[in-house]
Model confidence (mean pLDDT): 83 of 100. The RNA shown here (SAM riboswitch aptamer (S box leader)) has 120 nucleotides and comes from a Bacteroidia bacterium. Of the family's consensus pairs, 97% are formed in the model. The sequence was found by an Rfam model in a public genome assembly.

RNA sequence: GAUUUAUAAAGAAGAGCGGAGAGAUUAGGCUCUGUGAAGCUCUAGCAACCUUCCCCCCGGGGAGUGGUGCUAAAACCUAAUCCCGCAAGGGCGCAAGCUCAGGCGAGGAGAUUAUAAAUU
Numbered sequence: 001g002a003u004u005u006a007u008a009a010a011g012a013a014g015a016g017c018g019g020a021g022a023g024a025u026u027a028g029g030c031u032c033u034g035u036g037a038a039g040c041u042c043u044a045g046c047a048a049c050c051u052u053c054c055c056c057c058c059g060g061g062g063a064g065u066g067g068u069g070c071u072a073a074a075a076c077c078u079a080a081u082c083c084c085g086c087a088a089g090g091g092c093g094c095a096a097g098c099u100c101a102g103g104c105g106a107g108g109a110g111a112u113u114a115u116a117a118a119u120u
Stems, first nucleotide, its partner, number of pairs: 001120008013043005021032003025080005044071003049067002051063005075112001081109003084105003089100004
C1' cells in the first nucleotide's frame, strides 16, 4: 500500500519546544488560531478494538497491566451517488384521477475519510 469486517451525533487537556496556519480532498459555508495554528515531546485523561477475567456456550458483564487509538464544534455542516417518505406549487382531465416538482426529512443503501482487528 491492498482486501475484509466492525465502529464513527457519547467520552476525555495541561505543560515544554515550535512560529502560521488548522478543521482529510474539491466547492460552498462556518469555526479555531500571535490570549500562539500545524508538527514534535512529556505528563494526565477518555474509550474499550486487541488483551484479560467471570457467567458452561450464545449473548452479556467486569478489569484497564500490556499493544493501538483518541482528548474544539456530528467524520464541524452541505454537496461532489442512488433510492424512499412528505410536499408548497404547476400541468393534463368534465370528473375520478394522472403527472412534473422547488423544498423538507437524526428515513435506507452506497461512496469517501479515519481508527481498530485479521489477512496479504